[in-house]
């Protein structure tokens, strides 16, 4: 260089074009002598960046960034 997968709440992953959830973890309540388990409840995301396609886009196309593999070169 080429090429294949990868970017999603703090951290791990979902997520068939119709508009973002889980599970840890955070907060606040109950429980408890207390702490931890437990039970209720709440905050929290420009979907890596930009542009296109569409009535509509995390999802489909293109560029460009990081990252992780493989290939090739050159030394």
């Nucleotide at each position: 260089g080429g090429g294949u997968c990868g970017u999603u709440g703090g951290c791990u992953c979902a997520g068939a074009g119709g508009a973002a959830g889980a599970g840890c973890a955070c907060c606040u309540c109950c429980c408890u002598g207390a702490c931890g388990c437990g039970g209720a409840g709440g905050g929290g995301g420009u979907c890596g960046c930009a542009a296109g396609u569409u009535c509509g886009a995390g999802u489909c196309u293109u560029g460009c960034a990081c990252g992780a593999c493989c290939c090739a070169c050159c030394a």

Predicted 3D model of a 75-nucleotide RNA (transfer RNA) from a Syntrophomonadaceae bacterium. Its Rfam family is "tRNA". It is annotated as a transfer RNA. Rfam describes the family as follows. Transfer RNA (tRNA) molecules are approximately 80 nucleotides in length. The coordinates come from a structure-prediction model, not an experiment, and the mean pLDDT is 83.